[in-house]
A computed fold for a 124-nucleotide RNA, annotated as FMN riboswitch aptamer (RFN element). The coordinates come from a structure-prediction model, not an experiment, and the mean pLDDT is 83. The sequence was found by an Rfam model in a public genome assembly.
RNA sequence: UUAAAUCUUCGGGGUGAGGUGAGAACCCUCAACCGGUAGUGAAAGCCUACGAGUCCCGAAAUUUCGGGAUAGAUUCGGUGGAAUUCCGAGGCCGACCGUUUAGUCGGGAUGGGAGAAGAUAAGA
Numbered sequence: 001u002u003a004a005a006u007c008u009u010c011g012g013g014g015u016g017a018g019g020u021g022a023g024a025a026c027c028c029u030c031a032a033c034c035g036g037u038a039g040u041g042a043a044a045g046c047c048u049a050c051g052a053g054u055c056c057c058g059a060a061a062u063u064u065c066g067g068g069a070u071a072g073a074u075u076c077g078g079u080g081g082a083a084u085u086c087c088g089a090g091g092c093c094g095a096c097c098g099u100u101u102a103g104u105c106g107g108g109a110u111g112g113g114a115g116a117a118g119a120u121a122a123g124a
C1' cells in the first nucleotide's frame, strides 16, 4: 500500500386561505412548499439503475430467507471541449391503508432500506 472478515454510527422532506357540505389540510378556487441512494468528461425529483410498499412462487416454520414481477414525471434557450445534471424560462411526477377522493394529515414506522462514514484487521 492492498485486503478477506468483524464491529460501530448515520441513513426522507413538505400547506395556507376561501367555498360547498352533516363531515374535507383529501373535492373546487387562488396561491405555496418538498425531493432518498449510487452512477453519469459538469453538480439530476423527471437520463441509467437501486430502495420502502404491493403481488406471485419456493423453502422454512409462526415468522424468516431467496427468486421474479410491478413501481411517476422534461421541454426550449444560453454558456461550454463536455450539461435532458449549471444558468434562464416554461411544464410535469409522487406507493399502500384510513378518512368526503391526500406527494404535504394520521398509520404500518422509535420499522425497514438503497447506501454513506469510521474502527479493527488475518493474509499478500
Base pairs, nucleotide, nucleotide: 001124002123005120006119007118008117009116010115015031016030017029018028019027032104033103034094035093036050037049038048039047045092046091053070054069055068056067057066058065059064074090075089076088077087078086096107097106098105